The part of an RNA shown here (large-subunit ribosomal RNA, domain IV) has 327 nucleotides and comes from an activated sludge metagenome. The RNAcentral record of the full RNA draws on SILVA. Its Rfam family is "Bacterial large subunit ribosomal RNA". Rfam links the family to the GO terms structural constituent of ribosome and ribosome.
Context: one part of a larger RNA
RNA sequence: CCGUGGAGAAGGAACUAGGCAAAUUGACGCUGUAACUUCGGGAUAAAGCGUACCAUCUUCGGAUGGUCUCAGUAAAAUGGUUCAACCAACUGUUUAACAAAAACACAGGGCCCUGCAAAAUCGAAAGAUGACGUAUAGAGCCUGAUACCUGCCCGGUGCUGGAAGGUUAAGGAAGGGUGUUCGCCGCAAGGCAAAGCUCCUGACUGAAGCCCCAGUAAACGGCGGCCGUAACUAUAACGGUCCUAAGGUAGCGAAAUUCCUUGUCGGGUAAGUUCCGACCUGCACGAAUGGUCUAAUGAGUUGAACACUGUCUCCUCCACGAGCCCG
Numbered sequence: 001c002c003g004u005g006g007a008g009a010a011g012g013a014a015c016u017a018g019g020c021a022a023a024u025u026g027a028c029g030c031u032g033u034a035a036c037u038u039c040g041g042g043a044u045a046a047a048g049c050g051u052a053c054c055a056u057c058u059u060c061g062g063a064u065g066g067u068c069u070c071a072g073u074a075a076a077a078u079g080g081u082u083c084a085a086c087c088a089a090c091u092g093u094u095u096a097a098c099a100a101a102a103a104c105a106c107a108g109g110g111c112c113c114u115g116c117a118a119a120a121u122c123g124a125a126a127g128a129u130g131a132c133g134u135a136u137a138g139a140g141c142c143u144g145a146u147a148c149c150u151g152c153c154c155g156g157u158g159c160u161g162g163a164a165g166g167u168u169a170a171g172g173a174a175g176g177g178u179g180u181u182c183g184c185c186g187c188a189a190g191g192c193a194a195a196g197c198u199c200c201u202g203a204c205u206g207a208a209g210c211c212c213c214a215g216u217a218a219a220c221g222g223c224g225g226c227c228g229u230a231a232c233u234a235u236a237a238c239g240g241u242c243c244u245a246a247g248g249u250a251g252c253g254a255a256a257u258u259c260c261u262u263g264u265c266g267g268g269u270a271a272g273u274u275c276c277g278a279c280c281u282g283c284a285c286g287a288a289u290g291g292u293c294u295a296a297u298g299a300g301u302u303g304a305a306c307a308c309u310g311u312c313u314c315c316u317c318c319a320c321g322a323g324c325c326c327g
Base pairs, nucleotide, nucleotide: 002321003320004319005318006317007316008315010313011312014311019308027051028050029049030048031047036041038145052067053066054065055064056063057062068072080306081305082304083303084302085301086300087298088297092104093103108143109142110141111140113138114137120129121128122127147292148291149290151223152222153221156220157219158216159215160214161213162212165211166210167209171205172204175201176200177199179197180196183192184191185190224242225241226240227239228238251285252282263279264278265277266276267275
């Protein structure tokens, strides 16, 4: 000097990013136990008291009397507690070896597909899973207990349905043309030219799709601006105007979301960029990309208090083990 333990005057979180670490608590019995609540819980809430041994009695549960210690769950094992907010309902799952969570899952809710040789999936196929199941079933997607709810927009994209019209492929095809030449005409050059074959063109015909017409948002998604106005001022229930598919409803709101911002007010502190309660000026909340509240739960996040302590003021001593020094 380091490590691991033990003890500590007075104070008691002043330490620190943060009570990290340590200390406190602890067993059993009795008394007693709040808000809140989904009436199950919360709850070992909290808080308080007792605990050994000997003798006598005993209804065998205990009662009475006595003895000793600083100390009777005498060692060890063996919850610190409370208040408030956020998130997630819960038990559970996860980054084997830096993340255990507010992430995933979940019961519950919804949409959509599928009538069985099902849909969906694997496979050139045969075949298999689905399922030796049958819509109270199976597949996909979203949300995420319960409670109260889930507003407006179908213009765009998607999906579903529709079939009048437009567009439209291969194929078919009237007609037209190219090449070839039986035949005819011509003295010749050449001209005309049937049928067939060949190549090209081609009116017309021709499905789905797309255009088109509807429906659909717990489908992907979206949910305005400017100006004026009340008998103090301020504000604007009210009016005007432009645009839109429709202009954000309920609820919540400086929030895990608020830039300005340490917003303003109140609370807590002697003093509080955090915290709690409000306000609403929401840069840029908002309703199953769910909104809001919520008992219980949480090795979750945040703030406060009591108890407790070497975390600290401020360090000291002891034990054991290393290192180091001396021999």